A computed fold for a 1458-nucleotide RNA from an uncultured prokaryote, annotated as small-subunit ribosomal RNA. Its mean pLDDT, the model's own confidence on a scale to 100, is 85.
RNA sequence: AGAGUUUGAUCCUGGCUCAGAACGACCGCUGGCGGCAGGCCUAACACAUGCAAUACGAGGGGGAAACCACUUUCGGGUGGUGGAGACUGGCGCACGGGUGAGUAACGCGUGGGAAUUUGCCCUGGGGUGGGGGAUAACCGCUGGAAACGGCGGCUAAUACCGCAUACGCCUUGAGAGGGCAAAGACGGGCCGCCUUGGGAGGGGCCCGCGUUGGAUUAGCUUGUUGGUGAGCUAAAGGCUCACCAAGGCCGCGAUCCAUAGCUGGUCUGAGAGGAUGAUCAGCCACACUGGGACUGAGACACGGCCCAGACUCCUACGGGAGGCAGCAGUGGGGAAUAUUGGACAAUGGGCGCAAGCCUGAUCCAGCCAUGCCGCGUGAGUGAAGAAGGCCUUAGGGUUGUAAAGCUCUUUCACCCGCGAAGAUGAUGACGGUAGCGGGAGAAGAAGCCCCGGCUAACUCCGUGCCAGCAGCCGCGGUAAUACGGAGGGGGCGAGCGUUGUUCGGAUUUACUGGGCGUAAAGGGCGCGCAGGCGGUUUUGUUAGUCAGGCGUGAAAUCCCCGGGCUCAACCUGGGAAUUGCGUUUGAUACUGCGAAACUAGAGUUCGGGAGAGGGUAGUGGAAUUCCCAGUGUAGAGGUGAAAUUCGUAGAUAUUGGGAAGAACACCAGUGGCGAAGGCGGCUACCUGGACCGAUACUGACGCUGAGGUGCGAAAGCGUGGGGAGCAAACAGGAUUAGAUACCCUGGUAGUCCACGCCGUAAACGAUGAGUGCUAGAUGUCGGGGGUUUAGGCUUCGGUGUCGCAGCUAACGCAUUAAGCACUCCGCCUGGGGAGUACGGCCGCAAGGUUAAAACUCAAAGGAAUUGACGGGGGCCCGCACAAGCGGUGGAGCAUGUGGUUUAAUUCGACGCAACGCGCAGAACCUUACCAGCUCUUGACAUGGGAAGUAUGGAUAUUGGAGACAGUAUCCUUCAGUUCGGCUGGCUUCCACACAGGUGCUGCAUGGCUGUCGUCAGCUCGUGUCGUGAGAUGUUGGGUUAAGUCCCGCAACGAGCGCAACCCUCGCCUUCAGUUGCCAUCGGUUAGGCCGGGCACUCUGGAGGAACCGCCGGUGAUAAGCCGGAGGAAGGUGGGGAUGACGUCAAGUCCUCAUGGCCCUUAUGGGCUGGGCUACACACGUGCUACAAUGGCGGUGACAAUGGGUCGCGAAACCGCGAGGUUGAGCAAAUCCCCAAAAACCGUCUCAGUUCGGAUUGUUCUCUGCAACUCGAGAGCAUGAAGUUGGAAUCGCUAGUAAUCGUGGAUCAGCAUGCCACGGUGAAUACGUUCCCGGGCCUUGUACACACCGCCCGUCACACCAUGGGAGUUGGUUUUACCUGAAGCCGGUGCGCUAACCUCGAGGACGCAGCCGACCACGGUAAGGUCAGCGACUGGGGUGAAGUCGUAACAAGGUAGCC
Repeated sequence: AGAGUUUGAUCCUGGCUCAGAACGACCGCUGGCGGCAGGCCUAACACAUGCAAUACGAGGGGGAAACCACUUUCGGGUGGUGGAGACUGGCGCACGGGUGAGUAACGCGUGGGAAUUUGCCCUGGGGUGGGGGAUAACCGCUGGAAACGGCGGCUAAUACCGCAUACGCCUUGAGAGGGCAAAGACGGGCCGCCUUGGGAGGGGCCCGCGUUGGAUUAGCUUGUUGGUGAGCUAAAGGCUCACCAAGGCCGCGAUCCAUAGCUGGUCUGAGAGGAUGAUCAGCCACACUGGGACUGAGACACGGCCCAGACUCCUACGGGAGGCAGCAGUGGGGAAUAUUGGACAAUGGGCGCAAGCCUGAUCCAGCCAUGCCGCGUGAGUGAAGAAGGCCUUAGGGUUGUAAAGCUCUUUCACCCGCGAAGAUGAUGACGGUAGCGGGAGAAGAAGCCCCGGCUAACUCCGUGCCAGCAGCCGCGGUAAUACGGAGGGGGCGAGCGUUGUUCGGAUUUACUGGGCGUAAAGGGCGCGCAGGCGGUUUUGUUAGUCAGGCGUGAAAUCCCCGGGCUCAACCUGGGAAUUGCGUUUGAUACUGCGAAACUAGAGUUCGGGAGAGGGUAGUGGAAUUCCCAGUGUAGAGGUGAAAUUCGUAGAUAUUGGGAAGAACACCAGUGGCGAAGGCGGCUACCUGGACCGAUACUGACGCUGAGGUGCGAAAGCGUGGGGAGCAAACAGGAUUAGAUACCCUGGUAGUCCACGCCGUAAACGAUGAGUGCUAGAUGUCGGGGGUUUAGGCUUCGGUGUCGCAGCUAACGCAUUAAGCACUCCGCCUGGGGAGUACGGCCGCAAGGUUAAAACUCAAAGGAAUUGACGGGGGCCCGCACAAGCGGUGGAGCAUGUGGUUUAAUUCGACGCAACGCGCAGAACCUUACCAGCUCUUGACAUGGGAAGUAUGGAUAUUGGAGACAGUAUCCUUCAGUUCGGCUGGCUUCCACACAGGUGCUGCAUGGCUGUCGUCAGCUCGUGUCGUGAGAUGUUGGGUUAAGUCCCGCAACGAGCGCAACCCUCGCCUUCAGUUGCCAUCGGUUAGGCCGGGCACUCUGGAGGAACCGCCGGUGAUAAGCCGGAGGAAGGUGGGGAUGACGUCAAGUCCUCAUGGCCCUUAUGGGCUGGGCUACACACGUGCUACAAUGGCGGUGACAAUGGGUCGCGAAACCGCGAGGUUGAGCAAAUCCCCAAAAACCGUCUCAGUUCGGAUUGUUCUCUGCAACUCGAGAGCAUGAAGUUGGAAUCGCUAGUAAUCGUGGAUCAGCAUGCCACGGUGAAUACGUUCCCGGGCCUUGUACACACCGCCCGUCACACCAUGGGAGUUGGUUUUACCUGAAGCCGGUGCGCUAACCUCGAGGACGCAGCCGACCACGGUAAGGUCAGCGACUGGGGUGAAGUCGUAACAAGGUAGCC
């Protein structure tokens, strides 16, 4: 410090997620030792038991047990020592310890303040005289179950009460005057007591500032705010009361609701911040819940009291007792948190003169890996790189120096012994602990997570969208580095990983440090209160600001430098820091405030001109519709085409006249005006604003603007008018599968006017307002200036276009900023849910405004790029259309396919690019299929052992369907040889490795092939441009069949394609001349037959020839194009071979090869028979026809390519014929197949025929082991459909189509198929609008699996959360009233009353009782608010394959959207 994830790829925006650190943690697996720390975060839930606050005899009365002495009637008694329990009194119990419920508060933090108090402590002044009356304990009687009492009697004090005194204190008129104290004890020098001053430390009170969220909480308040007087208190004060006034708080957030103890600190972070408030420390609050006071220096009191309530316990039912949020412990809750331990030895606290006692504070120990820190589980050597495991290309690799082995060591743990510091004199719980010494022995001690990317670490097996994983992206559907196991590896280590939470990364709330044209985001637009900000100069002040000093900012923590435990964690000394607050001194630039001035901002005045600026009234013509009248006749209207509609009752058209309402053609212009919405005939009046020029004046009067207020298109609403045209709704006609639409005919609200509402729009420049600054060019509107006519110059104000710097993710913006800055306002923070629900406000309503959450997704978006696509555009090509010729689709048959059938009808191929395809030829074989029979190391390969011979074949024969099994006879006796059963081969047998598979996967593959397409394209290097994907080159202007060439150009070159080179046909030359040829010469049986010749034809070698080369035109002088000449051939001369990068998971595992899987007496091998040939039907491809361009008959012209010895087969003969007999010649330019057929002549004369030949009968031929299923052919006989073929559709542009025959491969036989060959030989192309396919450029896109794309809504089903909902349940709160415990206060007090007064009677004081005010709980009633449940209901979300349509994305097929 970043990374992953939106896309085909890119940049940006933006969310989600990860890596880090931390924790009072939990859970899973595992677990050796020690040190230091920590340990109910949940039920402030309920608690058994024990302990946690007592002590003082030196305040007092009193004196138990025990012991001693004496005595005794043996019951005991007396005296002494002793000092318990209880009582009285003083002190403490308000500390210490616990918890965080409440509290949003002067509670806390920080800094100040005045009207106060303070037991014990320190220090100072003064005093401590003299009296009195009681009472508990105790004793007696007595009530009660108990708790606890009642009555009578005795007694003491440092208990209580007067009196005296009063430096002083209190009160007061500030002089007098009045009032107020005391206690003694003990070992005689100490502890006390009273009063009073000061101090220290503690407490109470007040104030400034700071201290969570919500405005869907906007108003709150009656003791409320203030005053006067009084009361209360230690003390100020509405703290309380009486009276008076009517105030006080609040947008700088009152009130209300929710949440929460606050802080030092802690965690995180670079910091600023954010989160947090366990342990330690300070403060506060609380002590079962609520209320209350008493005592006291201090409490409204955790282990005190009273009352009420809930709960628990005891009870004799009358009544009582209790409060662990002290330490342990229990139950409960919970994911989860310890021992009913030891000691007061230390530190500290209480009491005491002290000894001492008490102390669950504290110090220790126990439990727990809860955390941090440290240590160990061994070290060295050791290659045969052992065994085993795993992998393997089978060689090896790896685990791995790891182990074993050898040589060592002993930390920790264990055993034995010694044994601390902590303790200033005594005292040690910890503890026989820490530590030290000795001993034995590698001995007792390693796991957890991960290994697809992020993220370090890879293989095998199993599984097969199953089981499962997953933090995000995502893995798993038969080769999973992602699941599970294993081997190996990586990380950390007594731990490791998951989960949860916080901060970080996240600059993702942006103070540091973000944004708002299109990504989320500028308010629809003005005016304007508050607020914020504000021109120039001087001066004053010093509030802000800056600097210094002082005080404070507790300690601990963090940081730095040291020190102590062997180190560390930990502990500790000092320093720094504590960014803050207060106070003081100084500075005065800037800001603020006060004063004085200025004119550059702003405004006023005068003079001009521009304008659809606004309002009111009037007025004009064109058009439309309607009405009247004339002319006139059959249609009009409308559409893609129609129809509804109008019209013979006279429409449409046309002419004249009239009526009405609305809108204002041309001018008209990215022209003008206005803040925006918006504004358009003309005239008048009223009126707002801006601009230019000029002088004088005012003197900062300014900018922005939360709330507020006004304006605000269209539609809509209310009332009343108006209504020509247009036109939601509605009706009809069309269209359509449907058509509640688009189109047409009608048509009502509405549109118009007046008044009043509504308050929203894609209210847009998707761009808030203001000010200043930062190159220009050019157009236009309104004014001014100075030159002179210009395509002018200059200056203000508007409005456009282009463009530099700069900015921007890019697009783009660019003096009219989206640049550089300042001021103010508004708004944004992932998508959906949702601008929705609830609540509030507004509205007559419609609705508007403000505005969430649950839940759900990992994206949603912006700009640009490359493709693909478009019922987008441009250019161009192709038998693509058109123009033609001939077909298919109809018939019969052939053939292939689907379907069906079957035991099987083997398998594959499925739009073009499957279907006369694999199959260049299924009767057996082929053959893969079916039935049956049969073999099991196998039909075939390699290897081992044994035996045998060594071989191959023929014939006959037995069983059998055959495979197979067997017999007999005969012939030949394998090859090499070093002549050795030596080597090889062969057969049989045995056992095992293995063979074998046309079994699966073409979506694991190689190879081969099809297709786009013989289309003109596809790329690269360097350079340049761009943040980048990418672009450029390859685009553009011409041209071409062509990315062919030329020109231009930030490109320059290059590669694969195109073309050419190759083959073939066409012309010529040359060479060669047999089997070919024959012009000339000769012979001849008349046949190139022979001699002869190689001229010609031909054959097959080598060459030539064509290049827009020449001429003219055109083009740009180019490339090229057009025409012409010459030429066998002319612009690629015809044809072929040749198929770029790639696409279709195209086809093929059944050609072959091959990974993986599967079968192994079978899915392998063999055989017989059957099937692949089935047949209601459907489709493709063909053949033959339907006839006269023909059939039949006759005649006997003219080819080329090929093939041939298991072959072609002449001639001759036989047969009507298929064919047969015989067999010449030929391994072929020699012989044979071989006859070419259309052509030509004659005949038939339009008919189911002399067309057509299917089908069937019958007789034959050939091949073959065999033609039944199931071959081909011949003869005779039979003579079906069919008379040119619906919608639709195919081929072809010249030696082509059409037509005619011929050959070949396969093959025993079988051809309408396929591949070739020649003969005859056309028609048409205006042209590129349209259909199909393709190429280039461009445009749009929400597509990228790429339009066979994407995608919307209803409905149906399942699940989830949520709104409404008659109501119902609970919490909380407010108001009114009732009730009124305990208690203080007030009144009363004739009952009671020791001390004081008084001779007495009596009085004073006090108490009970009674009354009153206040008040907790409780009750009644009415509201507010929050939450739970709720029949039914609304929408929302999610969910591999449901229904209906097709709304959007392309002009999305009616542009889309608000």